Predicted 3D model of a 95-nucleotide RNA (TPP riboswitch aptamer (THI element)) from Jannaschia faecimaris. Taxonomically the source falls in Jannaschia (Bacteria, Pseudomonadati, Rhodobacterales, Roseobacteraceae). It was read from a public genome assembly, where an Rfam model found it. Its Rfam family is "TPP riboswitch aptamer (THI element)". Rfam links the family to the GO term thiamine pyrophosphate binding. Of the family's consensus pairs, 100% are formed in the model. Its mean pLDDT, the model's own confidence on a scale to 100, is 76.

[in-house]
């Protein structure tokens, strides 16, 4: 400094890329990004950018990449309930 909601139970939805070395292969190490790269962990649940479609999209940086950013005042997506609070607590950012 921002907004106005935090937090818990149960219950849904959702993603898991890309580069390197070994390997015949399953599959095994290691790099980058990131909340999260197969963990019951993470994120999101209409006050809805978690995610999907558009898209083998456009620009830009990378070894590389669905890494940024534009697309997007587009167009789909998954809830119910307690508790507490309303001048504040907590929450996010940023030094």
């Nucleotide at each position: 400094g921002c907004a106005u909601u935090g937090c818990g139970a149960c219950a849904g939805g959702g993603g898991c890329a890309u580069c390197c070395g070994g390997g015949a292969a399953a599959c095994c190490g290691g790099g980058u990004u990131g909340a999260g790269a197969c963990g019951u962990a993470c994120c999101c649940u209409u006050g809805g950018a978690a995610c999907c479609u558009g898209a083998a999209c456009c620009g830009g940086c990378u070894c590389a990449u669905a890494c940024c950013g534009g697309c997007g005042g587009a167009g789909g997506a998954a809830g119910u309930u307690g508790c507490g609070c309303u001048u504040g607590a907590g929450g996010c950012c940023a030094u």